[in-house]
Predicted 3D model of a 99-nucleotide RNA (SAM riboswitch aptamer (S box leader)) from uncultured Terrisporobacter sp. The organism belongs to Terrisporobacter, within Bacteria. The model forms 91% of the base pairs in the Rfam consensus.
């Protein structure tokens, strides 16, 4: 980089740390000194492997633990004078497996 699947469920009153964070751009809206990111521990889940034999979470490889992938951006349909709203899809992104 490409392919496939999933992305409205679930999971912290912990320790450490000490000011940022919610992918990027733009707009919005939020989280954060009642403690952000990161790290450790804990937990959730069940994509892959093993075990097992189609049920579960035992072991391993990942992943995840505010808000729908926090919302919108592009296209189409419907409604509307418009702003915009709703729905479907696309794009972008995340994770897993494969190439």
């Nucleotide at each position: 980089u490409c392919u496939u699947a999933u992305c409205a469920a679930g999971a912290g009153u912990g320790a450490u740390g000490g000011a940022g964070g919610g992918a990027a751009u733009a707009g919005g809206c939020c989280c954060g000194a009642c403690g952000a990111a990161g790290u450790c521990c804990a937990g959730c889940a069940a994509c892959c492997u093993a075990u097992a034999c189609u049920a579960g979470a035992u072991a391993g490889g990942u992943g995840c633990u505010a808000a729908a992938u926090c919302c919108u951006a592009c296209u189409u349909a419907u409604g509307g004078a418009a702003a915009c709203a709703u729905a479907a899809g696309a794009a972008a992104g995340a994770u897993a497996a494969g190439a």
The RNAcentral record of the sequence draws on MGnify.